[in-house]
Context: one part of a larger RNA
This record gives sequence, C1' cells and structure tokens, in this order.
RNA sequence: UGACGGGGGCUCACACAAGCGGUGGAGCAUGUGGCUUAAUUCGAAGCAACGCGAAGAACCUUAUCCUGGGUUUGACAUGCAUGGAUUAACUCCUGGAAACAGGAGCCACACUCUUUGAGUGGAACAUGCACAGGUGCUGCAUGGCUGUCGUCAGCUCGUGCCGUGAGGUGUUAGGUUAAGUCCUUCAACGAGCGAAACCCUUGUCAUUAGUUGCCAGCGAGUAAAGUCGGGGACUCUAAUGAGACUGCCGGUGUCAAACCGGAGGAAGGUGGGGAUGACGUCAAGUCCUCAUGGCCUUCAUGCCCAGGGCUGCACACGUGCUACAAUGGUGCGUACAGAGCGAAGCAAUACCGUAAGGUGGAGCAAAUCGCAAAAAGCGUACCUCAGUUCGGAUUGUGGUCUGCAACUCGACCACAUGAAGUCGGAAUCGCUAGUAAUCGCGUAUCAGCAAUGGCGCGGUGAUAUGUUCCUGAGCAUUGUACA
Repeated sequence: UGACGGGGGCUCACACAAGCGGUGGAGCAUGUGGCUUAAUUCGAAGCAACGCGAAGAACCUUAUCCUGGGUUUGACAUGCAUGGAUUAACUCCUGGAAACAGGAGCCACACUCUUUGAGUGGAACAUGCACAGGUGCUGCAUGGCUGUCGUCAGCUCGUGCCGUGAGGUGUUAGGUUAAGUCCUUCAACGAGCGAAACCCUUGUCAUUAGUUGCCAGCGAGUAAAGUCGGGGACUCUAAUGAGACUGCCGGUGUCAAACCGGAGGAAGGUGGGGAUGACGUCAAGUCCUCAUGGCCUUCAUGCCCAGGGCUGCACACGUGCUACAAUGGUGCGUACAGAGCGAAGCAAUACCGUAAGGUGGAGCAAAUCGCAAAAAGCGUACCUCAGUUCGGAUUGUGGUCUGCAACUCGACCACAUGAAGUCGGAAUCGCUAGUAAUCGCGUAUCAGCAAUGGCGCGGUGAUAUGUUCCUGAGCAUUGUACA
C1' cells in the first nucleotide's frame, strides 16, 4: 500500500421490514443431470450454466454422433506440366436406397489462314504435381466479441510539497448530493477517464403542411356508413420551435452548497423510459460466428449419399404454462386499443363444411386494401359448492393443412374418453406506479411446427413509504502469525 475480520462508525440498495403475487405439491411444456443406447453430436457449471448458443432438429439443418454405401487434386481456391479434340452441362438406357458407376444420344467458343480443313488462344475435361480440406486439440498461446461486480462512484495523471524509502498529499475533514454532485476549509494547485449534460422516445403548447388521415360548421345522401361536394377548426401525422433553470416567494443553513414548504405550470427539483458500462476483477465465456499461433490429420479426423439419432426414460433439479373454481364456468348479445406484418405475400365480400379448412378471388408494394375477431369488460340466462356444467392430462376413432415425405418425430379440428389436482413441508423468488397482478394483440426465425419460449404492444389496475436485524455495495477508521 492492499486484502481480510463471526472489529466498531457513517451511507445506500425490493437488502430487510410493510404488503401483493408466485415457485417448492399436481398434470403438461421446455432445458440440464443421470441412466439407457449402435448413436443418444458439441459447448455452457454458484451468483454471472440449466425456455442458455438454438430468432424454429421430420429430410435438409447436423457437426462421420451411429449404421451402411461411395470417393481420393477431392464439395471449394490458385498455379505448373502433359494430353487428346472434343469434354462438361442436358436427354435416355442399365445397376443402385441414393450418392455414384457404366453405356448411348444431342449440342458444340473466339481469332487467323491456304476456308472439305489447319494453326493459335481462352474456357472446360482427363492425368500427374504443388496443394486444398478439417464444427480435429489447445479460450491456460491469442485477436475480436460478451458476461460479471455495476450505471456501483469510483480510477488516475502533471507540477509542487512531505517522507531515507515503499509511498503519502491532492482524493482527507465539516456540510450536501442519485453521484469524487457541489460548497467551505486545507501544502496543495490544476487536469483526464468515469457521474452529469449532449442523443432517441414519451408527457404540454405553438408554427408550417392537409393525403391515403380528420369531420366542427354548411350543403347533398343512406337501412347504415366522411359515403359525396367541401372544409383545416379538432384529432392525427411529421418537421421546426417554445417549455423546467431550484428561475420566483417564504423558512432552515456558515453571508455557502443545499434542503423543506409554496406559487405558477401539461410537467418540479435527474419529469418517466431507453441508449450509453471508467481503471480493473474472475488465466470468467467463446478456437462450434469469424480471424489466428502452435500441434494433429492427408485412401482420412477431408468430401458425397441413404437410413437412424440429437425427441430414448425407474429417476433428480431449474425455468415456465394450465389448474384446483362462484371475484368462477358455460351460452347468447354488445363496447373500446396500440404496435406490427404483407408479393413465391396479406387476402374482403360470397359459397361449401359442425369445425380445422376448402372453392374462388375484389383490393393492396399499403395512414388508401388485407391479416383483424382484441380479450378481460358490460348486459342477460343457466349452473348452486359437488372431484361438479371445476379441471383438462391421457387414450380411441374420423378428418384438415404444410411438405418429395408426418412410422420413429409436425401442428390443428370434430366426436368420444375425462387422469392428477380441493391452494401446496422445509425452504425460496419477483415487485414501489401506469409498477405488481391480470387481459388479450403483434412480430423475428419460419414450407410447416412441437412458441406455454424470446422480443415488443396496448387494455384494466393495487399494497408500502421505516432502517433494529439478514444480504450485498461505497467511504473513512481500527486490528492482523496474510501478500
């Protein structure tokens, strides 16, 4: 100087407390361990692995993970040498599961010349050689990228001063802040990386603009409808501005920084949310994104193909979904979003089917058309506390759709079946405001889908407001058989 302490002090945080809702019990989905297997490819491992890489495993993907078949200048790149005058591609035949192997047919570049033809060159092919190839190993050889402490308030430097020196000072102290934020003081005076601000979004207003959006007033029109003429007021859209700065008032405070209360205001003290992650820590993660040193492999650890596996199932754990019901379930009626997506696409109206869906195809590269029905809600009727009109697992039968193909192993529909489950032990998790909880909607990947996952969007909408303790963090301080 650090690190550590079941040392004390100050401060903070959904850390606890006060609450609300879960997990742990059930069924299922999904990931992992284990077991099994010819193979169940590989990685990730306390927090910070386990709905993680994977924003889509039937084939492909896919990784020689397994079984079997085939291939050796190779699926791919560049170069050299030689060869013949056609080859390859395409079509057909034979063998085959395919890859592939063998055979036949067809087609057939440019330039020059002596134009039946010959020569040269390119491309391509064959042979040979250099080489290619490797999701093989090492993340403890690395780059790049990422997680984490932590959006925590820290981490440093120059000059000066102090100390023999390691080093200290500044950065401590007294206040204050979300903050090493700011003020005062001080052998320090300044500065940098962080914090803040600048950026995006949201909340208010103004100006400009008025179509595909809007409809107050005027006219027309309908069963109804901005449907039409028209209008720019309003909503909205999207560009430019304004606005919030402790600016104003009172109090407290060291004449300070600041704090408390108030006014005005759409908004008040960082207004809400996002992006943004200092010096470093964990030899943290990744050689299976990519790049790359070294090692290994070269008739295979490369490449091609068929089928299987990654989906196996006494079990254990994590993360979720659905429930156990009456604040509910079911039938009928009825209302109100936002944000997205659409051409190998989204697809109205109509018709067929109980339905999944089918037929058909208006319109729309979309503020115009479509997906599109929002759901919880509200009204009404039934159910009357039951393993039930709760719950929906499982199983049977019949179908629909995607796709070359749904047996292993897809989703969905109808009918039938109707399991466990009556609120969950010890323990444990999330959350402070448009948040929790609850309700639907959209989207990436994607032929389809195992999505209950991920990422967004809006609707309805709570409880608490303290710092004694537990946990973690920051600061100074103290002890040390530690470095």